A computed fold for a 72-nucleotide RNA from Vicugna pacos, annotated as transfer RNA. Its Rfam family is "tRNA". By type it is a transfer RNA. Rfam links the family to the GO term triplet codon-amino acid adaptor activity. NCBI's taxonomy places the organism under Eukaryota, Opisthokonta, Eumetazoa, Dipnotetrapodomorpha, Vicugna. Model confidence (mean pLDDT): 83 of 100. The sequence is in RNAcentral, with records from Rfam.
RNA sequence: GGUAGUAUAGGUCAGUGGUAGACCACAUGCGUAGCAUGCAUGAGGUCCUGGGUUCAAUCCCCAGUUCCUCCA
Numbered sequence: 001g002g003u004a005g006u007a008u009a010g011g012u013c014a015g016u017g018g019u020a021g022a023c024c025a026c027a028u029g030c031g032u033a034g035c036a037u038g039c040a041u042g043a044g045g046u047c048c049u050g051g052g053u054u055c056a057a058u059c060c061c062c063a064g065u066u067c068c069u070c071c072a
Base pairs, nucleotide, nucleotide: 001071002070005067007065010024011023012022013021018055026042027041028040029039030038048064049063050062051061052060
């Protein structure tokens, strides 16, 4: 330099056009002499950035950035 991917909650990941979820972690409550386990509840998101298409975009298209695969 070329090629194919990746980016979503603090972390690991789902989510195939109709405004986003799980698990772990965190907080609160129950419970315990106390802790852990357990049960219940809750908070936490500019869906990497900027454009475009569409009535409507995490999703489709273009460009950029991060990480990464292969080739040279």